[in-house]
Context: one part of a larger RNA
Molecule: large-subunit ribosomal RNA, domain II
Organism: Chrysophyceae sp.
């Protein structure tokens, strides 16, 4: 320096795929949203579907934060003027605020030093705003030091206890000086006003809807209760009061019999008026009370028309709280009123980065708030760091011991004899002997304690582990000392080395602040409860707020937290099929007809037995021949004693010996009235090797009975696919390693030459979960302004199995309709974004 290849990018050509939409199937996953809630797919509650309405808004105050303007000052209202009750511009004054505080109030009021002068308080002049530690800058690197914190001084008030001096009638008052470990929302060379915003608190309708109520004034007795006034109506027929007639009876009083008579809140009963039953019809009826049969009552406190009078806390009521216009345990209607709700319900695009509470003290608090705490943003200083381990040190009284230590409780002996108490014995009696029970003493033993304790921990807390330190040298002090002794404090110095590992992008300080104040599980550790998915605490961790892999199922258990994509490697779980991965090795154990088992939380089983079977422990017997089997013996003193009606081994009571024997009870049962007779324990023969007892624990059985038909997850499994152990191997999560990618955060670089861009570029690491809430940074919609722009060669708007860019809200491009007005940017403003509200209004 050539050339090839690869990669990018831009133009052209060309094909239509491994790309783009869409639609059908199939496999797998997948439970239905919203809402209150510890907890929701829920047999909680809203929600049939579509459009269009539809909710944190304005205002005044205050607080903090940025930005503008001006600045010891600042601001305009009103008024004034400029042609002027238009929009500009210009100015007075007065106001707010701010520049002085203090004090219950009179009041009194903010530094010092030097010089001259004056009797004194004083007066003139000059200067200079305090000391120390940390500090940004800045420097000649020596040293100056802003703001700010911290301390120690000075100075104004007020308060406390002292002081000079003057003047008064003694108090009182004025004046000065030194102080005080008292106190102020002071003072030390000012920082504020006024305006915009954004965010938060109050006050208003105050983020939408909603009450039951309360108050004012007003309409109504056409329905309906009650009074009065004035009309109207009410077949038949039955019972027969009171007077009245006639006859008869009687001296009469008066009475009997037949009649006529037509009374009655009388009876039966039509109309009328009601309404008992069928719990009949009807029940989107004829009826917002009605229809039918059936029933009450029907000359009366009957019914019924006009008219009048009573009215809402009032009115009327034969009273039912009944009725007062389909409204009544207080009408209707309009107004206060958008009445108030610590309650319910609902609250409208998008991404990004950070993220809780459910606890404290208070509240007429316990369905709520305000206070801290936890939370976010912002600002300012910048190496100052830690929920760790280590060494060194400190407090403590729980676990545990302990009780022959203290307190307290308690169980058994032994011994003892000074006392005390109770009983007996000797005795006339005794502060005599002697037994004997307790009390009490000793030295032992037994068991115990949240409010007992010598000892005494584990785990946990608190300090150190260095420059703000260590060392010298020098001053100041009213304080301290016999004393420059000594505290304390200040000045200083080419002094000294940076003081346990480990970890880190994780330090400090201030202002302003939402959200929360219902919690709930699990280990563990306590307190109630007989227990509880019970109830209350405390340490640590979760869920809540959170998915993913596992537990078949599932808020919290077990692994493990989450950007997208792809590769690989693991957890806890698994590998017989459903259903990835072992029908895998090796050793064992179980046989379960009421058919046995089968993985943390966990979805239960127990005291108690089992000659199912399998391990172990102790003890016995056993070639001196066991157990087991067959066989043989199982006598005598003796019918012991005593009891008995009777009892000879065996109703019974005491006793339990000798003798012969291998061995044989004064007897293990059967039996007889009572003997008998059989059988055992016990010896002894054949056999020829292991037997018996008791205790223990694995598996398995029994113990174990409930209502739809049922659940090791199902099928099903048996030298398991079951229960225990051991070893390879395997599968698979958003975990873990590794690549590219995005954002988010911290660090580092880069101003030379060329278009933009430093709010830019180029690089290095670490991080990415999140309800309620905080920030930022974008999308969209209607209106003002500025600017640039499309459009009759087709503008909005609709449609669209059309194409592309955006993490997204959303953009722009094609084709169709369509016919007239629409867009990008910059800016200012809002009646500004829908699922949901038993939301409104139409529509299907």
């Nucleotide at each position: 320096g050539a050339g090839c290849g690869a990669c990018u990018c831009a133009a052209a050509c060309g094909a239509a795929a491994u790309g783009c939409u869409u639609c059908u199937u199939a496999a797998c996953a997948u439970c239905c949203c919203g809402u209150c809630u510890u907890g929701a797919a829920a047999c909680a509650c809203g929600g049939a579907c579509c459009a269009a309405g539809g909710a944190g808004u304005c205002u005044c105050a205050c607080a903090a934060g940025u930005g503008u303007g001006c600045g010891a000052g600042u601001g305009u209202u009103u008024g004034g003027a400029g042609u002027u009750c238009a929009c500009c511009u210009c100015c007075c004054a007065a106001c707010g605020c701010c520049c002085a505080a203090u004090u219950a109030a009179c009041g009194u009021g903010a530094a010092g030093g030097c010089u001259a002068c004056u009797u004194u308080u004083g007066u003139a002049g000059c200067u200079u705003a305090g000391g120390u530690a940390u500090g940004a800058u800045c420097u000649u690197a020596c040293g100056a030091g802003c703001a700010a914190u911290a301390u120690c001084g000075a100075c104004c008030g007020a308060c406390c206890a002292u002081u000079u001096c003057c003047c008064u009638c003694c108090g009182a008052g004025g004046u000065u000086a030194a102080g005080g470990u008292u106190u102020g929302a002071g003072u030390g060379u000012g920082a504020g006003c006024a305006u915009a915003c954004u965010u938060g608190u109050g006050g208003g309708g105050a983020c939408c809807c909603g009450a039951a109520a309360g108050a004012u004034g007003g309409u109504g007795a056409a329905c309906u209760a009650u009074g009065c006034c004035u009309g109207a109506g009410c077949a038949g027929g039955a019972c027969g009061a009171a007077g009245c007639c006639a006859g008869g009876g009687g001296a009469a009083a008066c009475u009997c019999u037949g009649g006529u008579g037509g009374a009655g809140g009388u009876c039966c009963g039509c109309a009328g008026c009601g309404a008992u039953u069928c719990u009949a019809a009807c029940g989107u009826g004829c009826a917002a009370a009605u229809u039918g049969a059936u029933c009450g009552u029907c000359g009366g406190a009957c019914u019924u028309g006009g008219g009048u009078a009573u009215a809402g806390g009032g009115g009327c009521g034969a009273a039912a709280g009944a009725c007062u216009a389909a409204u009544c345990g207080a009408a209707c209607c309009a107004u206060c009123u958008a009445g108030u709700a610590g309650c319910u319900g609902g609250u409208u695009c998008c991404u990004u980065c950070c993220g809780a509470a459910a606890u404290u003290u208070c509240c007429c608090u316990c369905a709520g708030g305000a206070u801290a705490g936890c939370u976010g943003c912002a600002a300012c200083c910048g190496a100052a760091c830690a929920g760790g381990u280590a060494u060194a040190u400190c407090a403590g009284g729980u676990a545990a011991a302990g009780c022959g230590a203290a307190u307290g409780a308690u169980u058994a002996g032994a011994g003892g004899c000074c006392u005390c108490g109770g009983g007996g014995a000797c005795g006339g009696a005794a502060u005599g002997u002697c037994c004997u029970c307790g009390a009490c003493c000793u030295a032992u033993u037994c068991u115990c304690a949240a409010a007992c304790u010598u000892u005494a921990a584990a785990u946990g807390g608190g300090u150190a582990u260095g420059a703000a330190c260590u060392c010298g040298g020098g001053g100041u002090u009213g304080c301290u000392u016999a004393a420059u002794u000594g505290a304390a404090c200040c000045c200083u110095g080419c002094a000294g080395u940076c003081g346990a590992c480990u970890g880190a992008c994780u330090g400090g300080u201030u202002g302003c602040u939402a959200g929360u104040g219902g919690g709930c599980c699990a280990a563990u550790c306590a307190g109630g409860g007989u227990a509880a998915g019970c109830u209350u605490g405390a340490u640590u961790g979760g869920c809540g707020a959170u998915g993913c892999g596992g537990g078949a199922u599932g808020a919290a258990c077990c692994g493990a937290a989450c950007g997208u994509g792809g590769a690989g490697u693991u957890a806890a779980a698994g590998u017989g099929c459903c259903a990835a991965a072992g029908u895998a090795u090796c050793c064992g154990c179980u046989a379960a007809c009421c058919u046995a088992g089968a993985u943390c939380c966990c979805a239960c089983a127990a005291a108690a037995g089992g000659u199912g079977u399998u391990g172990g422990u102790u003890c016995a017997u056993u070639a001196u021949g066991a157990c087991a089997g067959c066989a043989g013996g199982a006598c005598g003193g003796u019918g012991g004693u005593c009891a008995u009606g009777g009892a000879a081994g065996u109703c019974g009571a005491a006793a339990a010996c000798c003798g012969c024997u291998a061995a044989g009870g004064a007897g293990u049962g059967u039996g007889u009235a009572a003997c008998a007779a059989c059988u055992c324990a016990c010896c002894u023969g054949c056999c020829g090797a292991a037997u018996g007892a008791a205790c223990u624990a694995g598996c398995c059985c029994u113990g174990a009975a409930a209502a739809u038909g049922g659940a090791u997850g199902g099928c099903g499994c048996u030298u398991a696919a079951g229960c225990g152990g051991a070893u390879c191997a395997c599968u698979u999560a958003u975990a873990c390693u590794c690549c590219a990618c995005c954002a988010a955060c911290a660090g580092a670089g880069c101003a030379a030459a060329u278009g933009c861009g430093a709010u830019g570029c180029u690089u290095u690491g670490u991080u990415g979960a999140g309800u309620a809430g905080g920030a930022a940074g974008g999308c969209g919609u209607g209106g003002g302004g500025g600017u640039u722009g499309c459009g009759a060669c087709a503008a909005a708007u609709c449609c669209u199995g059309u194409g592309g860019c955006g993490u997204g809200a959303g953009c722009c491009g094609g084709g169709g309709u369509g016919a007239a007005g629409c867009g990008g940017c910059c800016u200012c403003u809002a009646g500004u974004g829908c699922a949901g509200a038993u939301c409104u209004u139409g529509g299907u």